[in-house]
Molecule: small-subunit ribosomal RNA
Organism: Fidelibacterota bacterium
RNA sequence: AGAGUUUGAUCCUGGCUCAGGACGAACGCUGGCGGCGUGCUUAACACAUGCAAGUCAAGGAGAACGCCACCUUCGGGUGGUUAUUAAACUGGCGAACGGGUGAGUAACGCGUGGGCAACCUGCCCUUCAGAUUGGGAUAGCCCCGGGAAACCGGGAUUAAUACCGGAUACAGUCCCGCUUCACAGGGAGCGGGAUGAAAGCGGGCUUCGGCUCGCACUGAGGGAUGGGCCUGCGUCUGAUUAGCUUGUUGGUGAGGUAACGGCUCACCAAGGCAUCGAUCAGUAGCUGGUUCGAGAGGAUGAUCAGCCACACUGGGACUGAGAUACGGCCCAGACUCCUACGGGAGGCAGCAGUGGGGAAUUUUGCGCAAUGGGCGAAAGCCUGACGCAGCAACGCCGCGUGACCGAUGAAGCUUCGAGGAGUGUAAAGGUCUGUCCCAGGGGAAGAACAGUUCUGAUGCGAAUAGUUUCAGAACCUGACGGUACCUUGGAAGAAAGCCCCGGCUAACUUCGUGCCAGCAGCCGCGGUAAUACGAGGGGGGCUAGCGUUGUCCGGAUUUAUUGGGUGUAAAGGGCUCGUAGGCGGGCAGGUCAGUCGGAAUUUAAAGACCUCGGCUCAACCGAGGAGAUGGUUUCGAUACUACCUGUCUUGAGUGCGGUAGAGGAAAGCGGAAUUCCUGGUGUAGCGGUGGAAUGCGUAGAUAUCAGGAGGAACACCGAUGGCGAAGGCAGCUUUCUGGGCCGACACUGACGCUGAGGAGCGAAAGCGUGGGUAGCAAACAGGAUUAGAUACCCUGGUAGUCCACGCCGUAAACGAUGAGUACUUGAUGGUGGGGGAUUCGACCCCUUCACUGUCGGAGCUAACGCGUUAAGUACUCCACCUGGGGACUACGGCCGCAAGGCUGAAACUCAAAGGAAUUGACGGGGGCCCGCACAAGCGGUGGAUUAUGUGGUUUAAUUCGAUGCAACGCGAAGAACCUUACCUGGGCUUGACAUGUUCUGGAAACCCUGGUGAAAGCCGGGGCCUCUGCGAGCUUGCUCAAAGACCGGUUCACAGGUGGUGCAUGGCUGUCGUCAGCUCGUGUCGUGAGAUGUUGGGUUAAGUCCCGCAACGAGCGCAACCCCUGUUCUUAGUUGCCAGCACGUCAUGGUGGGGACUCUAGGGAGACUGCCUGGGAUAACCAGGAGGAAGGUGGGGAUGACGUCAAGUCCGUAUGUCCCUUAUGCUCAGGGCUACACACGUAAUACAAUGGCCGGUACAAAGGGUUGCGAUACCGCGAGGUGGAGCAAAUCUCAAAAAACCGGCCCAAGUUCGGAUUGCAGUCUGCAACUCGACUGCAUGAAGCAGGAAUCGCUAGUAAUCGCGGAUCAGCAUGCCGCGGUGAAUACGUUCCCGGGCCUUGUACACACCGCCCGUCAAGCCAUGGAAGCCGGUAGCGCCCGAAGCCAGUGACCCAACCGCAAGGGGGGAGCUGUCGAAGGUGAGACUGGUAACUGGGGCUAAGUCGUAACAAGGUAGCCGUACCGGAAGGUGCGGCUG
Repeated sequence: AGAGUUUGAUCCUGGCUCAGGACGAACGCUGGCGGCGUGCUUAACACAUGCAAGUCAAGGAGAACGCCACCUUCGGGUGGUUAUUAAACUGGCGAACGGGUGAGUAACGCGUGGGCAACCUGCCCUUCAGAUUGGGAUAGCCCCGGGAAACCGGGAUUAAUACCGGAUACAGUCCCGCUUCACAGGGAGCGGGAUGAAAGCGGGCUUCGGCUCGCACUGAGGGAUGGGCCUGCGUCUGAUUAGCUUGUUGGUGAGGUAACGGCUCACCAAGGCAUCGAUCAGUAGCUGGUUCGAGAGGAUGAUCAGCCACACUGGGACUGAGAUACGGCCCAGACUCCUACGGGAGGCAGCAGUGGGGAAUUUUGCGCAAUGGGCGAAAGCCUGACGCAGCAACGCCGCGUGACCGAUGAAGCUUCGAGGAGUGUAAAGGUCUGUCCCAGGGGAAGAACAGUUCUGAUGCGAAUAGUUUCAGAACCUGACGGUACCUUGGAAGAAAGCCCCGGCUAACUUCGUGCCAGCAGCCGCGGUAAUACGAGGGGGGCUAGCGUUGUCCGGAUUUAUUGGGUGUAAAGGGCUCGUAGGCGGGCAGGUCAGUCGGAAUUUAAAGACCUCGGCUCAACCGAGGAGAUGGUUUCGAUACUACCUGUCUUGAGUGCGGUAGAGGAAAGCGGAAUUCCUGGUGUAGCGGUGGAAUGCGUAGAUAUCAGGAGGAACACCGAUGGCGAAGGCAGCUUUCUGGGCCGACACUGACGCUGAGGAGCGAAAGCGUGGGUAGCAAACAGGAUUAGAUACCCUGGUAGUCCACGCCGUAAACGAUGAGUACUUGAUGGUGGGGGAUUCGACCCCUUCACUGUCGGAGCUAACGCGUUAAGUACUCCACCUGGGGACUACGGCCGCAAGGCUGAAACUCAAAGGAAUUGACGGGGGCCCGCACAAGCGGUGGAUUAUGUGGUUUAAUUCGAUGCAACGCGAAGAACCUUACCUGGGCUUGACAUGUUCUGGAAACCCUGGUGAAAGCCGGGGCCUCUGCGAGCUUGCUCAAAGACCGGUUCACAGGUGGUGCAUGGCUGUCGUCAGCUCGUGUCGUGAGAUGUUGGGUUAAGUCCCGCAACGAGCGCAACCCCUGUUCUUAGUUGCCAGCACGUCAUGGUGGGGACUCUAGGGAGACUGCCUGGGAUAACCAGGAGGAAGGUGGGGAUGACGUCAAGUCCGUAUGUCCCUUAUGCUCAGGGCUACACACGUAAUACAAUGGCCGGUACAAAGGGUUGCGAUACCGCGAGGUGGAGCAAAUCUCAAAAAACCGGCCCAAGUUCGGAUUGCAGUCUGCAACUCGACUGCAUGAAGCAGGAAUCGCUAGUAAUCGCGGAUCAGCAUGCCGCGGUGAAUACGUUCCCGGGCCUUGUACACACCGCCCGUCAAGCCAUGGAAGCCGGUAGCGCCCGAAGCCAGUGACCCAACCGCAAGGGGGGAGCUGUCGAAGGUGAGACUGGUAACUGGGGCUAAGUCGUAACAAGGUAGCCGUACCGGAAGGUGCGGCUG
């Protein structure tokens, strides 16, 4: 520091997601040790049990249990001791600290800085003064009584540092006077008057009077500490909360408080707060800090520290220095517990602990040894504060699980080309070490106080008593803990996991699975070869942890101060005026608020940073330092801003003179046209459309003439023109009126710019009231179109359009561009003024100001584009944006008569939505061009019968594939068996076939043969008894024999598969298309995808060629080179040929010969726009001509660019993978592929006379032939048979060519057309023609009389027509592939149909129009709005009731202290009453939540329904606003926009 993700690709905008860090965490898997930290974030939910606040005996009284002794009626009693005791009581101090929690609180609560001249402060320190004299009670104890208890009542008695009176007292308080200081009310001092205290205890000494010391006590001043109050500034969200407030704001007076104050009360005034956000609602303890971040800043407020608030909920006071009091009191409420039912008790948000809630958070531990706190003179007591330990990987830090050698690179596992490779020095093995662990031994620091004793000094003191304080010595004190640490011994011995491996992102393979199971942070993986699922191996990362989840910051410049934008991506308000506010011209002077600088103070500690130090290091801890951007105070600077004063004219404005204009309002006038009415002429149609119809018309239309009526709009001028702020404004005249521009001078003197709220204006549609209505025209009606047509088209037609007045307030209200000012190269138009020059005058020309266009430079921009009229460069002010959808929505509010407008969310959902440009593809876009594409022709198909293929159906099977063109006489160049893959049945299992192997045999192989059987096969019999021979033996030619060959059996590997996948593949093929295209290198242009070249002007069959050109070249295609054919030459002449010569035959190149000719087959020539004329840019080329066998590619063939269709083929072969293995293999017989209501394709034959039949006579080419072709001859009507000359072929043969031609018959008919079908009889092939062959003869003689819609081929030796041959093949062709014979017609032309090429245009398409995509309806799921209601919550208001309690009043009842002449008084209290007052009750509303019959829309969901709205001119251009209508998209009207 970035990365992934929108696209076919690109650039941009923009969201989503990831990599980092952090955590009081939780969950999953795993887990060795230690140190330091941390540990209910939820139910401020409820709590059993124990503990958490006591202490003081040196203030006072009385005095227990226990023990001992004695007595006893055996119940107990007395005495002593316990005892300077315990417990209780009175009293003092403490309990207001410490500890917990964060509910409430948006507040002077907190933070920060100030103030109190408006205050208090126990204990502590210091200073001064003092502590005198009396008195009356009361608890406890005792007695009596009530009660279950808690507890209460009565009587008697008693003490105090408890309580009360008197005296005294100043510096206290109050009043008065004076002085002085300060100034906002006041402070300080002096004098006078009045008034206000106290308590003792202990030690020592004592002459018993007291003295002294210590601790207490009282008054006053000061200090310290702690608190109270006031105040500037800062402190979350919402305006869909805009007004709030009556003690409210202020004053006077009084009360109250420690103190100011409406704090409270009475009266008076009517104020106070608020858009700089009051009030209300929601949320929240605040801070130091913590965490992220480069920073600015964001988030957060655990632990530690400061402040605040709270203590079951609400209220209240008492005591006290301090509380409105966590472990106090009273009352009310809820809850829990006890109860004898009458009453009582309680408050863990202290420490442990329990239940509950929850994803989740510990021990009912030890100790007061340390630190700190309370009490005490002290010892000491108390202390769940605290110190420690326990639990938890919850976090941070540290350590370990070993180190070094060790290759046969072991085994195992994984993989593989089967050789090997990986795991891997890893292991084993060897040599060591000992952190940690275990055992033994040693063993701290943390401890210093205090106290006691002693010594010394010191204060007080008369004192060498005593005692305070200080110093020293000794004694004494450890929960942790026998812990840290040290040491000895033992032992590699007990100690590694988790996640990930498609990209981001480091790390790859095998198997399994087969859109299943599953994964996933985003993009996305999985549908049979998954590096993405699961497992194994391997690898990567981190490591006692690793992952996941959650939250926060970062990345995110994605709220932009640093640091963004608004023409088209989200975003400029419809326009103007103007309030507040913000900003603002020149000069001079002043002030110093902002600003800048210095100093002071503060910014607690801790934390963070730096340095040093302590635990072995680190975490952790300690010390010192720096800093702390902030606040306050003060001193200075004065450029800028601000403020004040003065002045200026250039900004702005006023006056004067001109000037253009559809600027606005009102009134009047005018002509043309439409329609209607009247009359005339006139007759059958008019009108309308793509074509029609509805409609109008013989009751006289349309047409035409004349006259009249009425409303609306203003042709030409007219424009790229003018005016206006925008909307908008158009006949002419008049009146009223706004603004602009120009010119020259004069005046004012910054008066300016912008503008939140606000006000006004604001097209069309629409609304209200009243008019008006010619034309047009939503709705509506009818006619068409259509599958339908709620549309487009047509005929009608109402609101409306028009006027007046009043509403509405929106538009694509657009330049999709806010207003203002300034600056920055130009060119060329238009409009309105002015000036110059010139002229008689004008035009032309030059120049200046204002407005308005086009092009374009720099610059800007993602690009398109903008470009002095900026989207450039800057400044000022306003408005607006922050992913798409939901949503121009809901709710609420405001406005409106309504329609509706303005403001304006959320849940949920998606990973995109979008802008500009690029390349393609496409268009019912355009231009150019081509093709039997159309047209012009000829012949067909579609109708009939048959053949053949296919679909369908059938079947045991009808094997499989091919399916628009580009499947369908296709694979198949030939299914009776075989083929054959299908079906039925019978058999075989190392197999029908290949290679190797184990064991075995040599009967080899082979031949003959029996039984059974449909055959295959199974079970048998017989014959034959193999070959080579290392070597050995010996009777040297025999035997044995390893091994091998061959063969059989057997075993194991394997064979085999026309089984699947052509969407795993190779190869081959089809198609676009023999169309003219497809690309590359370098250069150039562009941010880039890409472009250029390849476009353009011509031309061509052609990207063929020429010219031009930021391109220059090149490649694959085109063409040519190849083959056949057309002319000719040459060479050669057998089997071909025969002109001339010769021989021969009835005849025949039959023979000799010949090479002339034909022909054969080798090689040449020839054609190249070469020549001429014309056109054309003089080019390419085109047209015509000559010559020529052939002329512009001569004709035909072969040849198929980059690519497209996941096109076809696993059943030609090859091949990955999956599947079968006594079967999906192999074999045999029979059957099927040949079925048949039907449909389609392709053919054959016809329907006849250009014909049929009969007879006769001609003329080919190209092929085939030894398992073959087969002549002559004979037989048969014929198919064919017999037979076998010749021929491996220019020789023989198939072989007859047919149409044609000549002659004859037929005479228009279902025929002498046509031949299907059927019967009978045959022939041939073959093991075999039943299913199921071809042919022959005789007989039979269907349909069919030229084929609907539609559709195919063909442009010349072509179509049409005629026959011939070949492959396959035993046999079987109407098919296929070839061959020749005869041999046409037509093409004006490119509008249209189809296909294609190039250029251009639009695009929302890119799987590319067989595309994309909209809305209703139906189904499921989800969230949400409305809703009769129902159920809560919160805050406030009115009223009622009114506890406790303070205060006030009253107080006939009661009362010790004081006075008293004893009557009483003073004073106090109970009780009662009142104000206030919590909870409660009640009422009407407010806000908010839950739920709800029903209902509304929305979102999402591979393959539902209806249509086709949008994207191309999307087939009616689209869109915006509005109104009406319609199943739905939508349609139509009016106005607007061009996107």